[in-house]
Context: one part of a larger RNA
RNA sequence: UGACGGGGGCCCGCACAAGCGGUGGAGCAUGUGGUUUAAUUCGACGCAACGCGAAGAACCUUACCAGCCCUUGACAUGUUAGGUCGCGGAUUCCAGAGAUGGUUUCCUUCAGUUCGGCUAACUUGAGGACAGGUGCUGCAUGGCUGUCGUCAGCUCGUGUCGUGAGAUGUUGGGUUAAGUCCCGCAACGAGCGCAACCCCUGUCGAUAGUUGCUACCAGCAAGGGCUGGGCACUCUAUCGAGACUGCCGGUGUUAAACCGGAGGAAGGUGGGGAUGACGUCAAGUCCUCAUGGCCCUUACGUCCGGGGCUACACACGUGUUACAAUGGCGAGCACAAAGGGUUGCCAAGCUGCGAAGUGGAGCUAAUCCCAAAAAACUCGUCUCAGUUCGGAUAGGAGGCUGCAAUUCGCCUCCUUGAAGCCGGAAUCGCUAGUAAUCGCGCAUCAGAACGGCGCGGUGAAUACGUUCCCGGCCCUUUUACA
Repeated sequence: UGACGGGGGCCCGCACAAGCGGUGGAGCAUGUGGUUUAAUUCGACGCAACGCGAAGAACCUUACCAGCCCUUGACAUGUUAGGUCGCGGAUUCCAGAGAUGGUUUCCUUCAGUUCGGCUAACUUGAGGACAGGUGCUGCAUGGCUGUCGUCAGCUCGUGUCGUGAGAUGUUGGGUUAAGUCCCGCAACGAGCGCAACCCCUGUCGAUAGUUGCUACCAGCAAGGGCUGGGCACUCUAUCGAGACUGCCGGUGUUAAACCGGAGGAAGGUGGGGAUGACGUCAAGUCCUCAUGGCCCUUACGUCCGGGGCUACACACGUGUUACAAUGGCGAGCACAAAGGGUUGCCAAGCUGCGAAGUGGAGCUAAUCCCAAAAAACUCGUCUCAGUUCGGAUAGGAGGCUGCAAUUCGCCUCCUUGAAGCCGGAAUCGCUAGUAAUCGCGCAUCAGAACGGCGCGGUGAAUACGUUCCCGGCCCUUUUACA
């Protein structure tokens, strides 16, 4: 100087408390451990690994396994010899699981040119340089990332003090979300952080008016902004205004600031996001990429079909569906936002109980489509039962994608109807348009979400307080731990 303390003081955080809903019990989904396996590829391991890398493993992916092949190689740059009747594309047949090997037919390139098959280009062979490696080392590294933590801290210059390490500044009195600001002070200043500047949202105005809107006028075989006017309103999307403790009162040191009030759509950071200081964890990643060193080189490289990553006495994490009446079922009937769409979204109509098929209109989209929002509301029914709860499992019949759903996809219909009656010790999230609950969309993607990322609808309860648990900031003190 730090670190630590079951030392002290001050203060903060869904940290506790007060509440609401969960997890831990059940079924299923998913990840992990373990076990198994020819292989079940690899990485991630307290918080900060475990719906994580993976925004999507039938083949491919794919790195794993057992096999069949290749050896200048699937890919790059030179060297040398040959070919252009070649190479390449399409195609026939044979062998084969395919890769591959053999074979038939057809089509067939470009530029320069001194018109020479000369150069280039492409291609075949040869050898040798080399290629290649998701092989090892994240404890050799770059880059990127997690975390403490959006915590309020971390430092420097000069000066001063100290033999020195170092201190001071940065401590103290107030105050703040904040090393925020004020006052004081051997310090005076400054930098990285804080805040602000950026984006979304909440109010108003200006501009603009189609594909959006329809107050007003008119039309109609119409009860629809459909059509013509119209751009008021909504909305769209650009520019502005607005909030600054600015005003008033009180408290305070005449300060900073705090409390209350007015006006206001909004009040003291309005709400949300982006933004992550010096550093810590030899944290994570050599399997995104890059890269030192080491290792393999007829194989640890490459190609192919098949299998595996999907196994299953078990254990854990994260989710989902429930255990019902604030509910289930049937019928009727409203109201969103944000997105996506041309190898795409797919309307009306028709067929089918349905998944879907057919059909072909429209749309490169404020125009058309996905698209039905669901919970809600109204009426009816069920009457507490393992049930008209719950839907696992299983049998059968189908649909779709795709070369191909056996290992191993999703969906539909009929039948089957398991566990489960609210969950031990323990443990998690959340302070407001939040929790809870309800549906909708998107990325990945041929197909394949109960995951992820977004969107809106309905919409609570509680916070006395800081003694205690956890984490953190500052001051001080003990310990000789570094």

A computed fold for a 482-nucleotide part of an RNA from an uncultured prokaryote, annotated as small-subunit ribosomal RNA, 3' major domain.
Model confidence (mean pLDDT): 83 of 100.
The full RNA is in RNAcentral, with records from ENA.
Its Rfam family is "Bacterial small subunit ribosomal RNA".